[in-house]
Context: one part of a larger RNA
RNA sequence: GACGAACGCUGGCGGCAGGCUUAACACAUGCAAGUCGAACGCUCUCUUCGGAGAGAGUGGCAGACGGGUGAGUAACGCGUGGGAAUCUACCCAGUGCUACGGAACAACACAGAGAAAUUUGUGCUAAUACCGUAUACGCCCUACGGGGGAAAGCAGGGGAUCUUCGGACCUUGCACUAUUGGAUGAGCCCGCGUCGGAUUAGCUAGUUGGUGGGGUAAAGGCCUACCAAGGCGACGAUCCGUAGCUGGUCUGAGAGGAUGAUCAGCCACACUGGAACUGAGACACGGUCCAGACUCCUACGGGAGGCAGCAGUGGGGAAUAUUGCGCAAUGGGGGCAACCCUGACGCAGCCAUGCCGCGUGUGUGAAGAAGGCCCUAGGGUUGUAAAGCACUUUCAGUAGGGAGGAAAGGUUGAUGGUUAAUACCCAUUAACUGUGACGUUACCUACAGAAGAAGCACCGGCUAACUCCGUGCCAGCAGCCGCGGUAAUACGGAGGGUGCGAGCGUUAAUC
Numbered sequence: 001g002a003c004g005a006a007c008g009c010u011g012g013c014g015g016c017a018g019g020c021u022u023a024a025c026a027c028a029u030g031c032a033a034g035u036c037g038a039a040c041g042c043u044c045u046c047u048u049c050g051g052a053g054a055g056a057g058u059g060g061c062a063g064a065c066g067g068g069u070g071a072g073u074a075a076c077g078c079g080u081g082g083g084a085a086u087c088u089a090c091c092c093a094g095u096g097c098u099a100c101g102g103a104a105c106a107a108c109a110c111a112g113a114g115a116a117a118u119u120u121g122u123g124c125u126a127a128u129a130c131c132g133u134a135u136a137c138g139c140c141c142u143a144c145g146g147g148g149g150a151a152a153g154c155a156g157g158g159g160a161u162c163u164u165c166g167g168a169c170c171u172u173g174c175a176c177u178a179u180u181g182g183a184u185g186a187g188c189c190c191g192c193g194u195c196g197g198a199u200u201a202g203c204u205a206g207u208u209g210g211u212g213g214g215g216u217a218a219a220g221g222c223c224u225a226c227c228a229a230g231g232c233g234a235c236g237a238u239c240c241g242u243a244g245c246u247g248g249u250c251u252g253a254g255a256g257g258a259u260g261a262u263c264a265g266c267c268a269c270a271c272u273g274g275a276a277c278u279g280a281g282a283c284a285c286g287g288u289c290c291a292g293a294c295u296c297c298u299a300c301g302g303g304a305g306g307c308a309g310c311a312g313u314g315g316g317g318a319a320u321a322u323u324g325c326g327c328a329a330u331g332g333g334g335g336c337a338a339c340c341c342u343g344a345c346g347c348a349g350c351c352a353u354g355c356c357g358c359g360u361g362u363g364u365g366a367a368g369a370a371g372g373c374c375c376u377a378g379g380g381u382u383g384u385a386a387a388g389c390a391c392u393u394u395c396a397g398u399a400g401g402g403a404g405g406a407a408a409g410g411u412u413g414a415u416g417g418u419u420a421a422u423a424c425c426c427a428u429u430a431a432c433u434g435u436g437a438c439g440u441u442a443c444c445u446a447c448a449g450a451a452g453a454a455g456c457a458c459c460g461g462c463u464a465a466c467u468c469c470g471u472g473c474c475a476g477c478a479g480c481c482g483c484g485g486u487a488a489u490a491c492g493g494a495g496g497g498u499g500c501g502a503g504c505g506u507u508a509a510u511c
Stems, first nucleotide, its partner, number of pairs: 001510001005507005012358006018351002020316001025314003029311003034061003039058002042055005068269003077194007086186002091182006099133004108123006139148003153174006161168002195241003202232003207229008244266004248259004271292005294305004322348001324347003330344001331342004361391004371382004395452001397447005405438001409433009455500005460481003466495005476483002
């Protein structure tokens, strides 16, 4: 000098930040991921009979993001610079297609089993769920002869024509399918860099390479059969210990040293160990299965759970906060949208934990008051300090006013696009309307009264600041040197002084 600090004494206000460094110990309770009726059938409620809403289920998208933690990892994990043998939902641009059929399963009904969790049988049913056929610009495979492969509809509006009065048909939007390119994200390989120990010197059998086969989105001993006998190592292999890495942070003139809280990037993990499923993406924190430890329920047959999400509890510890408010803003998921969800986030609460700012008054005032302390007893000092007199009112208090954070969304109209269309829809625009957790906001004004607001450490030298009393190698002090054994500026108290100041000291680690 610095700190994610703690401890002691003290403590007025505000702004901005930070807040389990220890037990990756165990967790009561609540919340933290849903959404879509413009994919689908069913049940129910309300109804102005137009419609509006609720529920479980099928289906779609999202639960691989966001949030947490640092246990493991000395490694292509990270950093940096390259590379080729890959994939990429949603998004953007281009090209082509969206035709004809079919069989089921939930829900539901009936009948059961079970304490429960849950579950069995029979029967009915819809779809953007599932299957087949047709078609195939481009796509895939090929021995170049040929072969293979797709889809789904929904909603708004409508002039003719047809109609079984449902619609067909046209059109707009969204969606579906195939493929090309992009964007974004991800997987893989390599050069270099990345802690300590030699009181660790040899290590290695899928080990090193090849061939055939398998596997993956993809190169590869990634896996397998056979063949060869290689590969690494004092330029430190192997083993042991320690550790997430980086941008950065602290310090330092720099070189360097130490460190990796908050914020940002990457990695790893989700009670412990293992495994795959689904999917564009996981071997998946709030998914599944198996094993284990632990906790809970049980009718003893069997079941349920995972805070290293936000709060909160116990425990550990020198030590670290509220079981708060809101989706108003920003961002994310779903949805055509309205909107719904969001402990991400925005805010508030607690803590002098840190940094910064402000205040605790200002001027005048010598009878140099009283009191205290010292004294050579003359006086000196506290000290313009107080009192007194004259002012001011920041901040806090009370009352009143009062921005900005709000963009959106909705209604009506205009213009343009689309179209057969003055319809619908989309874009732009105008007017009106309209959304704030914070919030008793920031800020401004008024009111009253010096009124409510100063401590802590030190004073032998280093090191700014000295006397008296007490004690008597005792009691004690101490960072180093050292003080104390009867005149102690070094112990304890007092007066005085010095330094910093809502803080001041001490302690730990570090430069």